[in-house]
RNA sequence: CAGCUUGCAUGUGACUGGCGCUGCAUGGGGAACCAUGAGGGAGCAUGCGAGUAGCGGCCGUACGCCUGGGCAGAGGUA
Numbered sequence: 001c002a003g004c005u006u007g008c009a010u011g012u013g014a015c016u017g018g019c020g021c022u023g024c025a026u027g028g029g030g031a032a033c034c035a036u037g038a039g040g041g042a043g044c045a046u047g048c049g050a051g052u053a054g055c056g057g058c059c060g061u062a063c064g065c066c067u068g069g070g071c072a073g074a075g076g077u078a
Stems, first nucleotide, its partner, number of pairs: 003052010015040002017066004024037005038061001057071003
């Protein structure tokens, strides 16, 4: 110096399902989807700082049971 971890700010932003339940709403579909409104939101990029060794996954509307995704990390292929 870089990498890595982390704080703040700005921009961007995937994903936001079904049923039960007094406890997102409305409409349309039919298997866990589509649209709109409200509310969330990891991550990514940039800038300004801190640290330098460890730790371990994170995200969508009270709770429960399910379904299906996204992101980060590792490996491979094109």
About this RNA
Model confidence (mean pLDDT): 77 of 100. Predicted 3D model of a 78-nucleotide RNA (ZMP/ZTP riboswitch aptamer (pfl RNA motif)). Its Rfam family is "ZMP/ZTP riboswitch aptamer (pfl RNA motif)". For this family Rfam cites "Recognition of the bacterial alarmone ZMP through long-distance association of two RNA subdomains" (Jones and Ferre-D'Amare, Nat Struct Mol Biol, 2015).